[in-house]
RNA sequence: AGAGUUUGAUCCUGGCUCAGGAUGAACGCUGGCGGCGUGCCUAACACAUGCAAGUCGAACGGGAAAUACUUUAUUGAAACUUCGGUGGAUUUAAUUUAUUUCUAGUGGCGGACGGGUGAGUAACGCGUGGGUAACCUGCCUUAUACUGGGGGAUAACAGCCAGAAAUGACUGCUAAUACCGCAUAAGCGCACAGAACCGCAUGGUUCGGUGUGAAAAACUCCGGUGGUAUAAGAUGGACCCGCGUUGGAUUAGCUAGUUGGCAGGGCAGCGGCCUACCAAGGCGACGAUCCAUAGCCGGCCUGAGAGGGUGAACGGCCACAUUGGGACUGAGACACGGCCCAGACUCCUACGGGAGGCAGCAGUGGGGAAUAUUGCACAAUGGGGGAAACCCUGAUGCAGCGACGCCGCGUGAAGGAAGAAGUAUCUCGGUAUGUAAACUUCUAUCAGCAGGGAAGAUAAUGACGGUACCUGACUAAGAAGCCCCGGCUAACUACGUGCCAGCAGCCGCGGUAAUACGUAGGGGGCAAGCGUUAUCCGGAUUUACUGGGUGUAAAGGGAGCGUAGACGGCGCAGCAAGUCUGAUGUGAAAGGCAGGGGCUUAACCCCUGGACUGCAUUGGAAACUGCUGUGCUUGAGUGCCGGAGGGGUAAGCGGAAUUCCUAGUGUAGCGGUGAAAUGCGUAGAUAUUAGGAGGAACACCAGUGGCGAAGGCGGCCUGCUGGACAUUAACUGACGCUGAGGCGCGAAAGCGUGGGGAGCAAACAGGAUUAGAUACCCUGGUAGUCCACGCCGUAAACGAUGGAUACUAGGUGUGGGAGGUAUUGACCCCUUCCGUGCCGCAGUUAACACAAUAAGUAUCCCACCUGGGGAGUACGGCCGCAAGGUUGAAACUCAAAGGAAUUGACGGGGACCCGCACAAGCGGUGGAGCAUGUGGUUUAAUUCGAAGCAACGCGAAGAACCUUACCAAAUCUUGACAUCCCUCUGACCGGUCUUUAAUCGGACCUUCUCUUCGGAGCAGAGGUGACAGGUGGUGCAUGGUUGUCGUCAGCUCGUGUCGUGAGAUGUUGGGUUAAGUCCCGCAACGAGCGCAACCCCUAUCCCCAGUAGCCAGCAGUCCGGCUGGGCACUCUGAGGAGACUGCCAGGGAUAACCUGGAGGAAGGCGGGGAUGACGUCAAAUCAUCAUGCCCCUUAUGAUUUGGGCUACACACGUGCUACAAUGGCGUAAACAAAGGGAAGCGAGCCUGCGAAGGUAAGCAAAUCCCAAAAAUAACGUCCCAGUUCGGACUGCAGUCUGCAACUCGACUGCACGAAGCUGGAAUCGCUAGUAAUCGCGGAUCAGAAUGCCGCGGUGAAUACGUUCCUGGGUCUUGCACACACCGCCCGUCA
Repeated sequence: AGAGUUUGAUCCUGGCUCAGGAUGAACGCUGGCGGCGUGCCUAACACAUGCAAGUCGAACGGGAAAUACUUUAUUGAAACUUCGGUGGAUUUAAUUUAUUUCUAGUGGCGGACGGGUGAGUAACGCGUGGGUAACCUGCCUUAUACUGGGGGAUAACAGCCAGAAAUGACUGCUAAUACCGCAUAAGCGCACAGAACCGCAUGGUUCGGUGUGAAAAACUCCGGUGGUAUAAGAUGGACCCGCGUUGGAUUAGCUAGUUGGCAGGGCAGCGGCCUACCAAGGCGACGAUCCAUAGCCGGCCUGAGAGGGUGAACGGCCACAUUGGGACUGAGACACGGCCCAGACUCCUACGGGAGGCAGCAGUGGGGAAUAUUGCACAAUGGGGGAAACCCUGAUGCAGCGACGCCGCGUGAAGGAAGAAGUAUCUCGGUAUGUAAACUUCUAUCAGCAGGGAAGAUAAUGACGGUACCUGACUAAGAAGCCCCGGCUAACUACGUGCCAGCAGCCGCGGUAAUACGUAGGGGGCAAGCGUUAUCCGGAUUUACUGGGUGUAAAGGGAGCGUAGACGGCGCAGCAAGUCUGAUGUGAAAGGCAGGGGCUUAACCCCUGGACUGCAUUGGAAACUGCUGUGCUUGAGUGCCGGAGGGGUAAGCGGAAUUCCUAGUGUAGCGGUGAAAUGCGUAGAUAUUAGGAGGAACACCAGUGGCGAAGGCGGCCUGCUGGACAUUAACUGACGCUGAGGCGCGAAAGCGUGGGGAGCAAACAGGAUUAGAUACCCUGGUAGUCCACGCCGUAAACGAUGGAUACUAGGUGUGGGAGGUAUUGACCCCUUCCGUGCCGCAGUUAACACAAUAAGUAUCCCACCUGGGGAGUACGGCCGCAAGGUUGAAACUCAAAGGAAUUGACGGGGACCCGCACAAGCGGUGGAGCAUGUGGUUUAAUUCGAAGCAACGCGAAGAACCUUACCAAAUCUUGACAUCCCUCUGACCGGUCUUUAAUCGGACCUUCUCUUCGGAGCAGAGGUGACAGGUGGUGCAUGGUUGUCGUCAGCUCGUGUCGUGAGAUGUUGGGUUAAGUCCCGCAACGAGCGCAACCCCUAUCCCCAGUAGCCAGCAGUCCGGCUGGGCACUCUGAGGAGACUGCCAGGGAUAACCUGGAGGAAGGCGGGGAUGACGUCAAAUCAUCAUGCCCCUUAUGAUUUGGGCUACACACGUGCUACAAUGGCGUAAACAAAGGGAAGCGAGCCUGCGAAGGUAAGCAAAUCCCAAAAAUAACGUCCCAGUUCGGACUGCAGUCUGCAACUCGACUGCACGAAGCUGGAAUCGCUAGUAAUCGCGGAUCAGAAUGCCGCGGUGAAUACGUUCCUGGGUCUUGCACACACCGCCCGUCA
């Protein structure tokens, strides 16, 4: 710092999405250690249990216990004994005194702190800065002065009563630092009058006088600790004020204690805080009131910043404590663990009545995606009480749980190639995992074991804790996952799946070769975590203060006047509000930043500095803004003079035209249309003439001309009236500009009332058109259009461009003025102001375009926009008689919607041009019969492919078997074919027999080569597995080949230039051509593939060569170029020449070129052929061949026989033969070219009616043969008919090929003799040696063409022309198409 996504591509607008950071998080998978933090965001939901606020006996009386002592009583051990006792240990009870400890109660202090929560609150609640001369303050500190002397009660306790209990009543006793008088009063309060000083006002301070009022408590260890009063401080609090503090106007008016005053009450104190009285005020567009939401801040997250979001933890303030209300006590509360009342809920109950409040710490239930232990300790820090010891403290310090976050560490390190195995992939060669592992050496951080062992504590006291830390020994052992790999975004392969399963943040992926699904291998990223989800900021300049826009993308109000507001000309002076600057105070701490320091480091903690951009006070400056004062004239306005105008309004007048009425003339139609019909007309229309009625609109002039704010305004005249302009410079002296609300204006249509109504004309009716036609067209026709008055208030109300001011090159029109020069005269000329157009520079713009009439450069004000749809819809408000208008959402849904421009394609758009494209002609097809192909049907099979042109006599240049791929049946399984390995044999081939439908099977005969004698080669048989094989699939995985547009003239590139860019230019333009052919011009200059030419055939001539070709002249001749001879000619085969607009004339631009002519065999490409640019159609072909992948492997392979591809109701294509006399038949006669020939062509002769057969010469061919050319011409016949046309079909008899003609060949003879008499709609070919017509040959082939490919013979007609049909090319235009019009797309229905 950006990226993806709208398009065929481009630029822009614009939304959506991603990459970053963050979290009190949650979820999925996974999980080694430690440190520091952090943990109910939801139900301010309900809570079992325990604990969280007590303490003081040095305030008091009492009680209890212990010890010691005094006294009395009791028990009576050891020992001694005279056995009588002595003795008194020990035991018990009472009592006295003393000490110590505990304590229910009275009393004091505390409980108002600490801890929790965020429900409420939009508020002086909070933040910040001030004020209190309007206030209070326990404990603490300082100072001063005191602490005298009395009194009466009351708990506890005792007794008794009530009650289930909680608790309460009564009687009696008693104490105090409890309570109450009295004394004292420095000082204090109050009242009265006074003096001095001070303050912004109420007022404050000090002084002294009189009167009056109010204090105290004691305890003691004798050190002290308490108590009272006053003053002051400190701390804490209370109140007031300035400023700041969410959204909604689809909430616009709110307010009666309300606003103020006076008096009083109340309070610590001010105050409508409360009460009475008086006044009628107060707040609000600078947003009152109402509704919704919300604790506020320091900070935290993000951001470059400005901002935006947030208010967990830590800190400050506020509010709350089950819900609502209330006060009491107290220095302080209207009180979380106090009281009273009411509500809800829970618990106890003897039913009468009571008890309770976890938003304290743990914990439970519930809610929820979700949030911990009913732990230890007061050791530390603090808090309460106490003189203290000490007690209390779920504050706090610690520990536990949770990867919830941040930080740190580890899971090993070095060497190690046989590059192991395994796995994955593979073109099978290899490659990857990968120095990774194994293996060798080393180390021990963490964890584990053992030993030592702190600081925190200043004398004692340590929960943490045998913790941190240190040391030792020991083992590489105990410690890695998660996400991703199509682009954005780092990282790729295989298999599976087959629009299925699934993925996806956006674009999108998946329909049989998925780097996007799932798995695996590999790779990338992060790492004790990784992903996902949610939320916030960023990116997003996508609300734009910094920092956006509004002609066409969303967006200028229809237009004006004008209120508030905002902004505002020149000079001087003053003030100092804004502004600038200095100082002071404050801006808590924590946090952040910088520099240091401490934990091994870091997180974390500590210290110092600076910052906290703010607010307040104060000193100064005076340029600018502001305010005040005083001037000015250029902004603005007024006045005088002048002309222009469809400006407005009211009244009047005019002619043309339409229609209607009356009358005349006149007769059969009129009218209308693409064509018609409805309609009108013999009851007299239309047409025409005359007269009349009525309404509406004003031809020509008329003009990107005029006027008006816009809407709008057009015959003429008159009245009234608005505005603009020019000139002048007399007057005013900033009076200006804009303008939210507001007010009036506002086309057409529509509405109301009343008129009017000729023409036109929604609705409606009829006629047409059409598949339909609720339309377009026609005939009619009502509202309406017109007038008056009133409403409506909208339009593509547009220049899709708000208003004002200033500035910024020119050129050229036009409307209205003024001035100048010159002149007889301003018609031309020059200058200037206002308006209205065009072109154009700079500049602007995404481009188009705008360009002094800005969309340029600036200033001011208003209005409006923020993705598309939903929707200008719904609801609400306002307006309206209604129609409706105005204001104006959301749910949901899409990843676009859109602007401008580019290239194509397309258009029943335009211009130009070409082609048998049409036209002009000739002949066909479509009708018949047959042939052939296809569809369909049928079938065991009718193998497969080809499908508009560009499939259909196509693959197939030839299916009886074979072919053959299909079907039935039979047979084989390393195979019919290839390579490799092993064993055996000597053959293989060939022949005979048998079997069979045939292959298969069985039997037999014959039978190798070389040799160094080892064997080798070759062949056959058998076996094993690698493999063979497949006309099986995919032509949408492919190569190659081919068709087609199209032999159309196009298709591109380099450099340059233009454009932000896609692209353009070149290649467009003017001519010309068959041609992007050539010429000229030109920001283009060149080049390539195409065109043309080079190649072949053909037309003329020359030269060379003459055999198998030819024969002019010569000779011979069997009369046949047959022979000699010759090569002149024809011809053949090589090689040349020739044609190039070269020449002339005209046209054209002095060009290219065109027209005509000459010469020439041929003339403007002479005629044919081969030759097919970039590309299009996922065109055709996996069945010519090749080939990836998939599939079959005793079969989807191979062999054999038979069948089928030849079927047949039917439909179509392509052909043949005909329908006849331009003909058929018969007779005799003439003239080709190009080919083929040895498993061949086959002469001649003989046989046969013939197809053919027999025999057989010649010829591997300019020699021989096929071979007869036919049409034609001549003669004869037929005489218009289903025929002497036509030949299908059928019968019989044959010929030939072939192993074989049944399915299923061709041909011959005789007989049979069908349809058909020129073909509907429609449609095909052809422009000259062409069409038409006639025959000939060849390939394939044993045989089998009406097909195909060639050859020659005879040999036309027509083309005015380019309007139309069709195809194509160039330019241009429109476009919402780009899969490109077979497009896109709308509505209804499902």